[in-house]
Model confidence (mean pLDDT): 77 of 100. Bacterial RNase P class A from an Acidobacteriota bacterium, 405 nucleotides, folded computationally.
């Protein structure tokens, strides 16, 4: 250099032309008007309104330590752990640096899984394989006896098989009673020794997760808790269409009034209406019906005015001075804090921020001339974050490659 991978920045510039939404106006005009993610609405808060005596149970979320923070499930920093490496030690097993990733509490409370494969998936068990030192069988053999055939209660050797020993090697599997060397043994094996792991003890470093170091033990029994589940901590709900305010009108109410309507009662008069009284009733008294006239009670309709909750309409708030932004200093490894300067930077009808035209920059094609392209993608209460998109360009760290001194 050139590739990859990881990690951080940036996210075009200017004019003109007609427009659009805020705000100001002296009515001619003047300023401002999307992000790094404005997204998903995942998580943690500000605010508001509701509910609230303590405590448990249920759900649900976090989960090595220590820091930052309003707060977090985030960030920074230690540790632990996995993976990788044509770096480095060491015979090996492993051990040191680098780089990258780590939801990482418990699996010696219980309970459930653990497919296919494989002998065996959790409790000790053995398909190939490897041994024949003890013990039995067939078969053959060599020595001894024996003149020969042969013999077997002589002494070996050989090959099968059967008990029998073993888990060192092979095969299975994410995962198989720890692992590497040397010694050992029939063949093996913590069997016996070193180291590398495990467990216990003890000391020591460290604020802690841990972390080093002695000694002792040859060695405890898989794995899964992103599977019930156990441990500690933490959570009241709904959300800016939250919520307040002012205005008009208003179903429905709610206190007070008004006797028009209706009802109830008093009196007062009319009936060719009934009773009843009398020998005898249109006729007088009584007693009832009915229509009228008044006087008085009820507020059941009705009227007129007074208050007024929800929703709902309209207006104004909430709504742009904030855990704000830019630079400096100091304290810290860092995140992230204290202090000085300086700055105001969209606010919707939940509706504006566009559109052509150059010019320039960059990337692709082209010998030029030119050409074609410039990513992902727009606010909705407000702030921290996370996760996801995202052309091209620049910076860091790793790692292969190449060249050149």
């Nucleotide at each position: 250099c050139u590739u990859g991978c990881c990690g951080g920045a940036u996210g075009g510039a200017u004019g003109g032309u007609c427009g659009c939404c805020c705000g100001c106006u002296u009515c001619g005009g003047c300023g401002g008007g999307a992000g790094g993610a404005a997204a998903g609405u995942c998580c943690g808060g500000u605010c508001u309104c509701c509910a609230c005596a303590g405590g448990g149970c249920a759900g649900c979320a976090u989960g090595c330590c220590g820091g930052c923070u309003a707060a977090c499930g985030g960030c920074c920093g230690g540790g632990g752990g996995a993976g990788u490496u044509u770096c480095u030690g060491g015979u090996g097993a492993c051990g040191g640096g680098g780089c990258u990733c780590u939801a990482c509490g418990g699996a010696a409370a219980g309970u459930g899984c653990c497919a296919c494969a494989g002998a065996a998936a959790a409790c000790a068990u053995a398909c190939c394989g490897c041994c024949u030192c003890u013990a039995g069988a067939a078969c053959u053999u060599g020595u001894a006896c024996g003149g020969u055939a042969g013999u077997u209660c002589a002494c070996g050797g050989g090959u099968u098989c059967u008990c029998g020993g073993u888990a060192a090697g092979g095969g299975u599997g994410a995962a198989a009673a720890g692992g590497u060397g040397c010694g050992g043994u029939a063949a093996g094996a913590g069997c016996g020794c070193a180291c590398c792991g495990c467990g216990g003890u003890c000391g020591g470093a460290g604020c802690a997760a841990u972390c080093c170091g002695a000694c002792c033990g040859g060695c405890a029994g898989g794995g899964u808790a992103a599977a019930c589940c156990c441990c500690a901590u933490g959570c009241g709900g709904a959300g800016c269409a939250a919520g307040a305010c002012c205005a008009a009108a208003u179903a429905g109410g709610g206190g007070a009034g008004c006797a028009g309507g209706a009802g109830c009662g008093g009196c007062c008069c009319g009936c060719u209406c009934c009773g009843a009284u009398a020998c005898g009733a249109c006729u007088c008294c009584c007693g009832g019906g009915u229509a009228g006239g008044u006087c008085g009670c009820u507020a059941c309709c009705g009227c007129a005015g007074c208050c007024g909750u929800u929703c709902g309409u309209g207006g104004c708030u909430g709504c742009a001075u904030g855990a704000g932004c830019c630079g400096g200093c100091c304290a810290g490894c860092a995140a992230u804090g204290u202090c000085c300067g300086g700055c105001c930077u969209a606010g919707a009808c939940g509706a504006a921020u566009g559109a052509c035209c150059g010019u320039c920059g960059c990337c692709u094609c082209g010998c030029a001339a030119g050409a074609g392209g410039u990513a992902c993608a727009g606010g909705a209460a407000c702030c921290g974050g996370c996760u996801u998109a995202u052309a091209g360009u620049c910076c860091g760290g790793c790692a292969a490659g190449u060249g050149a001194c």

Taxonomically the source falls in Acidobacteriota (Bacteria, Pseudomonadati).